[in-house]
Molecule: SAM riboswitch aptamer (S box leader)
RNA sequence: CAUCCAUCACGACCGGCAGAGGGACAGGCCCGAUGAAGCCGGGGCAGCCGCCCGCGACGAGAGCCGCGGGGUCAGGUGCCAAUUCCUGCGGAGGACCUCGGUCCGGCCGGAAGAUGGAUC
Repeated sequence: CAUCCAUCACGACCGGCAGAGGGACAGGCCCGAUGAAGCCGGGGCAGCCGCCCGCGACGAGAGCCGCGGGGUCAGGUGCCAAUUCCUGCGGAGGACCUCGGUCCGGCCGGAAGAUGGAUC
């Protein structure tokens, strides 16, 4: 880098350096000199991997596999404005209408993206 699987309406910020950008992309809408990105230090959230326990399948056993079961956070990651900030493609519903269309919302699915895990 690629493929597959899972999750994405919860949660969690201070200090130092630095100095104009940032929110993936596009459009919108926001954040930012009361200090953006980035780097460093500390803190926190969460619980993917991990660890412990339980249940179930297989097994003589050691073990191994599964669980939208529970616990834990020392370790490997991740995260700490706004739903993944909203929309993007399709469908269902509702409202309006000059019947060509326009609009609406934590509606459904998809795409894209992010993070983790597995494989190569």